Parts: sequence; structure tokens; C1' cells
RNA sequence: AGGCAAUCGCGGGGGAUUUUAUCCAACGAGGAAAGUCCGGACUCCACAGAGCAGCGUGCCGGAUAACGUCCGGUGAGAGUAAUCUUAAAGAUAGUAUCACAGAAAAGAAAACCGCCGCCACAAGCGGUAAGGAUGAAAAGGCAGGGUAAGAGCCUACCGGUUGUCGAGUAAUCGGCAAGCCUGAUAAACCUCACGCGGAGCAAGCCUAAAUAGGAAAGGGUUGAGGUUGCUCGCUGACCUUUCGGGUAAGGUGCUAAGACUUGGGCGGCAACGUUCAAGCAAGAUAAAUGAUUGCCAUUAACAGAAUCCGGCUUAUUGAC
RNA sequence: CGGGGUGUAGCUCAGUGGUAGGGCGCAAGUUUUGGGAACUUGAUGUCGCAGGUUCAAAUCCUGUCACCCCGACCA
Repeated sequence: AGGCAAUCGCGGGGGAUUUUAUCCAACGAGGAAAGUCCGGACUCCACAGAGCAGCGUGCCGGAUAACGUCCGGUGAGAGUAAUCUUAAAGAUAGUAUCACAGAAAAGAAAACCGCCGCCACAAGCGGUAAGGAUGAAAAGGCAGGGUAAGAGCCUACCGGUUGUCGAGUAAUCGGCAAGCCUGAUAAACCUCACGCGGAGCAAGCCUAAAUAGGAAAGGGUUGAGGUUGCUCGCUGACCUUUCGGGUAAGGUGCUAAGACUUGGGCGGCAACGUUCAAGCAAGAUAAAUGAUUGCCAUUAACAGAAUCCGGCUUAUUGAC
Repeated sequence: CGGGGUGUAGCUCAGUGGUAGGGCGCAAGUUUUGGGAACUUGAUGUCGCAGGUUCAAAUCCUGUCACCCCGACCA
């Protein structure tokens, strides 16, 4: 993602004249009004309770009414860099899965080929996970020593883990030491920490109109229904299904007094907080917000409020 | 406006991490004088779409699209 002016319309409210019509001035869709994916306000049910189950979130710190959102930081990844991305707790608590192939797929297990020893060069027995082969993945990597051949068996470097010292609110980072080095998947069950009651404006409350204030079956004060699943607690008389009848009217909730809008100051790296001044800005119910003309600008998308607010996501033209 | 569900072959449905299947339909063949029926064989799929987790996704997670269902009040 149009602006200004004029004319004619539409919507709800206000004012005036007048007596049911006219006039007056002002206001009248969005950044997403969308998806309904989260979080709250509000309403009813014990203003909301207990336990189990279930669901959600998941590095650390902060912001907030709240959040799965936002801000700052840490780690990891991408990039030459600026910068960008990130559902990022725990795999020695336990269980499960890892097809096919392969000797072996998680048990310090496993010997197919190879290597070494015994032996006779075969067969057999023993040692060996360095090499080959298989696989998405083969039990730290790499070099040297060592050895019959090998192996963190030993040593240096690199990576990890644990301990310790220092920095930091913390995540974490840095130094030193110890051969301590036992796969992956938790968007599998699970464990740990934190959070979550249910239903939704067709909630809920009030007025009016109308009729057959019905019929059948089943359940119910030995407790129906409310109350997501179960148990307890609370409440306390109707409930469910099928058939039949009536109404399709209006008010409130409702939108203009607030987690409000605009601007300034102060605090904070920031999200945001606080304070001062000014302002009051859609409220329909089959549903209003449009049309024409002139000028400027240059064309133009996605799309139309329905109880309200904070986010996320998606749609979208052009520019930076 | 609010609440819930479903997308797998032409149709209808299974499959809930490890080679995508059943029935009907379609094509070819056998049988028959011919057709139907029967028998044998075969073809047919981006598992609605996009991204992610995983060695591996129809299946798990997130987003999105399409379709379907329910809900007015009185007595």
C1' cells in the first nucleotide's frame, strides 16, 4: 500500500428544533481483522479443593498479568568475514529398539579373512581387535616406543570425562592433575525440575411471546447431573435416547477509562519499567464503512472487526 | 462465532519406525461358437503439501491446505 476537496449514500451514538420527522457537527476495519497454535482478562460451575492418572515446557539469567513469547548471554553449527541459525536437561536409575549385511550391534562380548606361537608348511589348539571385509554406526584419534604378533600396554600431541584451583549471579570459560576413556536413539517409554481444574460470549444474566406445560423406553435421594479419566470432597433432583409441539422478539454482557493511545523526561546494553502532559478513537446482528467528480501522487498485493487483550504462525506488492 | 474429526492405487479400507498391502475395479491370457462366470498373470502410489528428528518416516514432531461433523431457545 494513498492524500485533499465537493456531492450523494450507509452504520451506531450525541446535540438542536419540533412532535415523529427534519437539521447540525464529529466518528466509522487490519498489519495481518486470518489460522485458532499458545498465554491471559471476563463469566458460570466450591473464586477452584485433595490424591493418582494425564498433558505441556526444558542451556543460563532477566522481562511480563501470563506464555511455548520477547531481551541479553553461554554452548553447538554455517560462513573468509560482517553476521546468521539453533525443540539445547538426563543415555553408568531402569526398560526397549538398532531392519538387511556382518564373526560380532552393546555382554569389556565377539576370531570370517589376515597376523603370531605350538605343530610338520596340513588339520587342530591357543594368542591378537593394529590391517581387510560388512554396515548409518565396530568400542577415543594420530605418531612413536614396545611385543612372538598385538593392545592406553607405555609416551607426546589432540578430543572427552572426572577431580581441583581461579573468573562469572549462572549456563559456562581458563589453568593444572589423573590413562579415568563402556555406541546411538529420550520429536521411544522413562527420570528429574517447573507449570496446568473444567467449560466457553451459542459463557452468563434479565424481559417478552407462543403451545399439546406432551408421549414412550431406561436410569435416579440405596444420590441423577454438575466435575475432562478414576477415587475422595462439595452440591442436591432431575438426567439420557426416540417421537411430537412452540418461538425464531428484545435488552444486558458490548466496547470510551484501560495490562488504552500519542509525545517527552528518567532508569536499564536490551526486552521493559517508571513518571509527566495531552487525548477518548468501529460496535454491526444478516450484519454499516461505499459511489461519482476534480487536483496531487502514481498504482498495488494479501485481505473485511463480531467479547476483549498480549504473542506466534501463515498470506502479501513495492522499497531499504 | 465456538468445538471436534479425516486425508494411503480409479473406489473402499488395513498398515503406528525397517522392501507400502487386501477387496472391488482395470489390462493380458486360458476356457467358450460368442458373451458372462471361473482360473492364471500383470500394471497402477511424491501415503494431501512443506520443513524437521532419526542410520532409516505413511508412521514421531512442527507448520500449512482441503474436506466432513456437532452446537439456538422454550416446555
Two RNAs folded together computationally: RNase P RNA and transfer RNA, 395 nucleotides in total. Rfam match: Bacterial RNase P class A. From the family's description: Ribonuclease P (RNase P) is a ubiquitous endoribonuclease, found in archaea, bacteria and eukarya as well as chloroplasts and mitochondria. The family's RNA type in Rfam is ribozyme. Model confidence (mean pLDDT): 79 of 100.